Transfer RNA from a Microcaldota archaeon, 75 nucleotides, folded computationally. It matches the Rfam family "tRNA". Gene Ontology term of the family: triplet codon-amino acid adaptor activity. Rfam describes the family as follows. Transfer RNA (tRNA) molecules are approximately 80 nucleotides in length. It is annotated as a transfer RNA. The sequence is in RNAcentral, with records from ENA.
RNA sequence: GCUCCUGUCGUCUAGCCCGGUUAAGGAUAUCAGACUCUCACUCUGAGGACCCGCGUUCAAAUCGCGGCAGGAGCA
Repeated sequence: GCUCCUGUCGUCUAGCCCGGUUAAGGAUAUCAGACUCUCACUCUGAGGACCCGCGUUCAAAUCGCGGCAGGAGCA
C1' cells in the first nucleotide's frame, strides 16, 4: 500500500442480512426500596448505549459513501 472483518448502556451481548410503529431488549455491575436483629441471598424499581460525518428515504442501529479506531490476510 491492497483486501476482508468488527465497532450498540460501566462491562458482555441480541437486534443489522430482509429499514417500520410502544421507552433499542437481555445479563452483569451501580443506586434506591422491600425482606433480615445486621450483612449476604432473594424480590421490586431507577438511571444508563447505536464510533463520527454526509447522503438515500415518509422513516436509518439496520442501506450507500467518506473518515476514525481495533483485528486478520496479502505484498
RNAcentral records the identical sequence in 2 taxa.